[in-house]
RNA sequence: AGAGUUUGAUCCUGGCUCAGAACGAACGCUGGCGGCAUGCCUAACACAUGCAAGUCGAACGAAGGCCCGGGGCUUGCCCCGGUCACCUUAGUGGCGAACGGGUGAGUAACGCGUGGGAACCUGCCCAGGGGCGGGGAAUAACCUCGGGAAACUGAGGCUAAUACCGCAUACGACCUCCGGGUGAAAGGCUUCGGCCACUCUUGGAUGGUCCCGCGUCUGAUUAGCUUGUUGGUGAGGUAACGGCUCACCAAGGCGACGAUCAGUAGCUGGUCUGAGAGGAUGAUCAGCCACACUGGGACUGAGACACGGCCCAGACUCCUACGGGAGGCAGCAGUGGGGAAUAUUGGACAAUGGGCGAAAGCCUGAUCCAGCAAUGCCGCGUGAGUGAAGAAGGCCUUAGGGUUGUAAAACUCUUUCAGUCGUGACGAUGAUGACGGUAGCGACAGAAGAAGCUCCGGCUAACUCCGUGCCAGCAGCCGCGGUAAUACGGAGGGGGCUAGCGUUGUUCGGAAUUACUGGGCGUAAAGCGCACGCAGGCGGCGUGAAUAGUUAGAGGUGAAAGGCCUGGGCUCAACCCAGGAACUGCCUUUAAUACUGAUGAACUAGAGAGCGGGAGAGGGUAGCGGAAUUCCCAGUGUAGAGGUGAAAUUCGUAGAUAUUGGGAAGAACACCAGUUGCGAAGGCGGCUACCUGGUCCGGUACUGACGCUGAGGUGCGAAAGCGUGGGGAGCAAACAGGAUUAGAUACCCUGGUAGUCCACGCCGUAAACGAUGGGUGCUAGUUGUUGGGGCCUCAGGUCUCAGUGACGGAGCUAACGCAUUAAGCACCCCGCCUGGGGAGUACGGCCGCAAGGCUAAAACUCAAAGGAAUUGACGGGGGCCCGCACAAGCGGUGGAGCAUGUGGUUUAAUUCGAAGCAACGCGAAGAACCUUACCAGCCCUUGACAUACCGAUCGCGAUUUCCAGAGAUGGAUUUCUUCAGUUCGGCUGGAUCGGAUACAGGUGCUGCAUGGCUGUCGUCAGCUCGUGUCGUGAGAUGUUGGGUUAAGUCCCGCAACGAGCGCAACCCUCACCCUCAGUUACCAUCAUUUAGUUGGGUACUCUGAGGGAACUGCCGGUGACAAGCCGGAGGAAGGUGGGGAUGACGUCAAGUCCUCAUGGCCCUUAUGGGCUGGGCCACACACGUGCUACAAUGGCGGUGACAGUGGGAUGCGAAGGCGCGAGCCGGAGCAAAUCCUGAAAAGCCGUCUCAGUUCGGAUUGUUCUCUGCAACUCGAGAGCAUGAAGUUGGAAUCGCUAGUAAUCGCGGAUCAGCAUGCCGCGGUGAAUACGUUCCCGGGCCUUGUACACACCGCCCGUCACACCAUGGGAGUUGGUUUUACCCGAAGCCGGUGCGCUAACCGUAAGGAGGCAGCCGUCCACGGUAAGGUCAGCGACUGGGGUGAAGUCGUAACAAGGUAGCCGUAGGGGAACCUGCGGCUG
Repeated sequence: AGAGUUUGAUCCUGGCUCAGAACGAACGCUGGCGGCAUGCCUAACACAUGCAAGUCGAACGAAGGCCCGGGGCUUGCCCCGGUCACCUUAGUGGCGAACGGGUGAGUAACGCGUGGGAACCUGCCCAGGGGCGGGGAAUAACCUCGGGAAACUGAGGCUAAUACCGCAUACGACCUCCGGGUGAAAGGCUUCGGCCACUCUUGGAUGGUCCCGCGUCUGAUUAGCUUGUUGGUGAGGUAACGGCUCACCAAGGCGACGAUCAGUAGCUGGUCUGAGAGGAUGAUCAGCCACACUGGGACUGAGACACGGCCCAGACUCCUACGGGAGGCAGCAGUGGGGAAUAUUGGACAAUGGGCGAAAGCCUGAUCCAGCAAUGCCGCGUGAGUGAAGAAGGCCUUAGGGUUGUAAAACUCUUUCAGUCGUGACGAUGAUGACGGUAGCGACAGAAGAAGCUCCGGCUAACUCCGUGCCAGCAGCCGCGGUAAUACGGAGGGGGCUAGCGUUGUUCGGAAUUACUGGGCGUAAAGCGCACGCAGGCGGCGUGAAUAGUUAGAGGUGAAAGGCCUGGGCUCAACCCAGGAACUGCCUUUAAUACUGAUGAACUAGAGAGCGGGAGAGGGUAGCGGAAUUCCCAGUGUAGAGGUGAAAUUCGUAGAUAUUGGGAAGAACACCAGUUGCGAAGGCGGCUACCUGGUCCGGUACUGACGCUGAGGUGCGAAAGCGUGGGGAGCAAACAGGAUUAGAUACCCUGGUAGUCCACGCCGUAAACGAUGGGUGCUAGUUGUUGGGGCCUCAGGUCUCAGUGACGGAGCUAACGCAUUAAGCACCCCGCCUGGGGAGUACGGCCGCAAGGCUAAAACUCAAAGGAAUUGACGGGGGCCCGCACAAGCGGUGGAGCAUGUGGUUUAAUUCGAAGCAACGCGAAGAACCUUACCAGCCCUUGACAUACCGAUCGCGAUUUCCAGAGAUGGAUUUCUUCAGUUCGGCUGGAUCGGAUACAGGUGCUGCAUGGCUGUCGUCAGCUCGUGUCGUGAGAUGUUGGGUUAAGUCCCGCAACGAGCGCAACCCUCACCCUCAGUUACCAUCAUUUAGUUGGGUACUCUGAGGGAACUGCCGGUGACAAGCCGGAGGAAGGUGGGGAUGACGUCAAGUCCUCAUGGCCCUUAUGGGCUGGGCCACACACGUGCUACAAUGGCGGUGACAGUGGGAUGCGAAGGCGCGAGCCGGAGCAAAUCCUGAAAAGCCGUCUCAGUUCGGAUUGUUCUCUGCAACUCGAGAGCAUGAAGUUGGAAUCGCUAGUAAUCGCGGAUCAGCAUGCCGCGGUGAAUACGUUCCCGGGCCUUGUACACACCGCCCGUCACACCAUGGGAGUUGGUUUUACCCGAAGCCGGUGCGCUAACCGUAAGGAGGCAGCCGUCCACGGUAAGGUCAGCGACUGGGGUGAAGUCGUAACAAGGUAGCCGUAGGGGAACCUGCGGCUG
């Protein structure tokens, strides 16, 4: 410090996720030791048991024990007295119990933090001053008698005090009307020195109370709250100020700087994180607060409204004799419960501290220790060295090896920790040690007792094998898994950390993703529709004084601990100790006065104002005008009109449409008209008048900052819509009809109502857009235009102000783009945004007559949604161009029969593959056996075939016969022949047989694991690269443009310049000529023959080798003086002369594992091998490709001429002969320019005469021929006989542009035989092309895109089903709160007090005072009623989200097939459609 994830790729925006640190944690696996910490985060749930607050006999009376003496005597008990030196104890009294300890429920508060303040209290403590005299009356304990189960309690009697009460005294003190008045005390011990107490008072210290400034969570879908409320006067009350309380008076007080209400929460020092600013948090330790079963209350006291006190009410638990009582672990342990989860019913007061005491001492679950827990932090160990045969085993392997791995073993050492034995602390200044026989130290034994967890696709360090096969599973995000998974599970290996390691949860970080530091708003989310304007924020220029902000110095404070630095102590560290700095804050004070604020008096540049001019669809009211439309009347006139893509609905013989004249009505204002003008926006358009707002220019008296913005607020605000009343010509939601259509609730047509118009009143929204808030200043220009002004040399030029456009520089921007009218550079103010969906929705509130508007969430869900630009692809977008693409033609297919292939069906098997074009006479250039892969049956198992080993033999092979068998095979047998080399050794090679093991074998699977080969787009003209340049980048440029071409062919231009693969050319062939050669070819001339037969010749033909020839070269025109094009000449051939070979980058996971090769998987007496037979040839049917036809351009018969490519020895086979024929006999010649192998249709003659025929030949019968081991399934051919369908073929569809189509035959491969198929060959030999609108395919440029699996794309809504969360909901349950009223415990206070009453007074009667009782105010709990609010449940219901391939349509993306979208209104199964206005995205 970043990384992954939206895309085909890119940049940006933006969310999600990860890597880090932390924890009072929990869970999983594992676990050796020690130190230091920490340990109910949940039920402030309920608690058994024990302990946690006592102490003082030196305050007091008394009792008991012990001791002494005496007595009774029952000799071990009782009684009496004394002593109290000693011990114990209930009670009275004093102090403490308000500390310490726990918890965080409540509390949003002066509760806390920080800094101040004053009207206060303060036991014990310290310092100073004064005093402590003299009396009195009671009462517990105790005794007696009672009540009660108990807790406890009543009556009577006795008694003490440091308990209680007067009197005296009063330095201080308090009250005061300033005269005066009031108020204390206690003793105890003593070594007799005194000590400790007591009382009054002053001051201090400590602790506490109260008040104030500032700070302190969320929500405005909480906006108003408040009646003791705010203030005053007086009184009461308090320790004290104060509405704290009361009476009266006033009507205030708080609040947008957020009152009130609701929710949540103890606050802080600190802790975690972070670079910091911040964010989160408030365990342990420390400060403060609050609470003590729940609620209320007071008492005592210095202090409490009191955790281990009291009273009352309530809930709960326990005891009970049913009458009544007792209790409060949020003290320490512990129990139950809750929970993912948190410890011992331990030891000691030795230390520190606290209470009491004069002290000894006692008490102390505070505390100090120990126990449990890897809960955390820190430290240590589980050994060290040597050790390669790189052992064994494991794993992998290309089979060689690699790796585990110096790792182990082995050898040599060491002993930390744990263990055993011994010794043995500090903590304790004199005594006292729970910890503890602990820490430490010494000795001993032995490598001995001690390693796991997680990860290994990317992020992210670490890889292989096996298993599994979208299963099982993984997953933090992206995503893995559908047969070769580094992603699942196991293993080996590796990486990381280590007594831990992972997971989960939470916080901060990364996240500049709430942006103060430090973000944005044209199109990504985001500028309010526009203006006015209160508050608020900000604000021109010079000057004076003061100093609030500001800056600097000083002082106070900012507790300690923690953090940081330095040093020190435990062997180190964690931990602990000391010092320092810091604590960024607050307060006080001093100084400065630039800036900001406040203030005084000034200024004129901002703003306003007055004068003179100007332009304008600015607004309002009234009036007027013409054109058009419709309607009405009348005339002319006749059969149509209207409307559409085409029609129909509609109108019209009752006279339409058309046309003429007249009239009526309403609405809108052609031309002018213009990216012209005006207005804040919405918006505004005939003319005239009146009223009226704003603005611009020129020059200038005046005011003197009067300014800018603007939360709330107020006003204006298109269209649609609403209300009332008018109006209504045209248009036109709804509606109706007609069309279109699969349907058509639409688009089109004919009608047509609200509405559109006016007046008044609402509504308040739009793509209300420049998708760009307002204001001010600054920052290159060019050009057009509107309004005004100045100057000049005045048709004009130039300067300037205000507006409005276009282009463009710097700069900005993700890019597009913006660019003085900023989206640039700055300042001020406002509004708004923070992933997509849910949703601008629900609920609540406000507004509205309604429609609805404004404000505005959450649950849930996704890993994206988006912007700009790029390359493609696509478009029922555009432009240019090409192709038998269409058109123009010729002939076909589709109909028939047959052949052949395919599908389907059938079958034991009908082997397999090929599947739109680009499968289907395809693999197959030829299935009777074989082929053959399929089926049935019978056999073989190292195998039919290869290599290696051992043994035997020397062959092998050919051949005859026989037996068994369907055959493979098995058994016997005849004949021929008797391997090669040789170092002569069974030595080597070779072969056969037998054996065993490795292995062979597989047309078994995967063409989606592959190589190779092939098809296709397409012989289309394209596809790329280097360097340079442009762009942040993907990419672009080049390759685009203007011409041209068959062509990215060439020329020109150009930030490109070059180059490569393609094109073309080079190659083959055909066409012309020449040269050479002349047999088997040829024959003009000379002979010759039946015959180029022979001699001869090589001229010609031909053959085959080499050359030539054609290049837009020449001429004319055109073009740009180019490339080229058009025409012409010459030429065998003319613009690529015809044909072939040649197939760029790539596409289709195209085809082929059955040509071959090959990874993986599978079979191994079988999925291998052999054989016989069958099948691949089946047949209701469907399709493709062909053949033959349907006839007269023909059939039949006769006659009869002319090719070329080829093939031939297991062959072609002549002559001659036979057969009607297929064919047979025969065998010449030929390894072939020599021999063999036929032309046919055309043509001519005759006949047939339009018929299912003398067409057509299927089918069938029969007789034959040939091949072959064998023609049954299942060959071909011949003869005779038979003579089916078919009379030119629906929708649709194919080929072909010249020696082509059509038509005719011939040859060849395969092959024993078998072709209508295939590959070739020649013969005869056409028609047509205007042209590129349309169909199909393709190329280039451009445009749009929401597509990129690329339009066979994407995608919307209803409906149906499942699940999830949520709104409404009759109600129902509970919490909380408000108001009114009722009740009113305990208790304080007030009143009363006739009952009771010790101290004081009082010659005694009584009084003062007190108590009980009663009454009253206040008040907890409780109750009644009515609300507010929150939460749970809820029949039913609404929409939403998600889900595998459901249904219906096709709305959107391309002109998405009616451009889309926004607002509004109506309609419709649904997406949607239509009207009105608006926007261009």